[in-house]
RNA sequence: CCUCCCGUAGCUCAGCGGUGAGAGCGCCCGCCUUAUCAGCGGGUGGUCGUGGGUUCGAGUCCCGCCGGGAGGA
Numbered sequence: 001c002c003u004c005c006c007g008u009a010g011c012u013c014a015g016c017g018g019u020g021a022g023a024g025c026g027c028c029c030g031c032c033u034u035a036u037c038a039g040c041g042g043g044u045g046g047u048c049g050u051g052g053g054u055u056c057g058a059g060u061c062c063c064g065c066c067g068g069g070a071g072g073a
Base pairs, nucleotide, nucleotide: 001072002071003070004069005068006067007066010025011024012023013022018056026044027043028042029041030040031039049065050064051063052062053061
């Protein structure tokens, strides 16, 4: 320098262009229990990396930039 992949909750990740963006773990409260790291119930969660574009409508498609990774010179 070139090509490709990834960026969504504190963490690991889902999310065929169409209601109000989710799961597990975590955290908080309660129940159960002699007690609890177990079990049960409830709650808590987000500028979807960033700036534009396309569209009636974008987490999703397109372009630039930023960050991470892989490959090739």